[in-house]
RNA sequence: GCCUCUAUAGCUCAAUGGUAGAGCGUCUGAUUCGUAAUCAGUUGAUAUCGGUUCGAUUCCGGUUAGGGGCU
Numbered sequence: 001g002c003c004u005c006u007a008u009a010g011c012u013c014a015a016u017g018g019u020a021g022a023g024c025g026u027c028u029g030a031u032u033c034g035u036a037a038u039c040a041g042u043u044g045a046u047a048u049c050g051g052u053u054c055g056a057u058u059c060c061g062g063u064u065a066g067g068g069g070c071u
Stems, first nucleotide, its partner, number of pairs: 001070007010024004018054001025043001027041004047063005
């Protein structure tokens, strides 16, 4: 220098172009003499800038960051 993959919640991961979810976690409550466990509820996200589309996490392009390959 070229090619390729990845970026979604605090963490690990889903989501055929049509309301962004789960588990663990945080917080609150219940239960208990108390703790743990359990139960109920709560909180919280599409790396970024554009384009296509009635509609984009999804398709296209650029940028950023990370991983891999070739020379």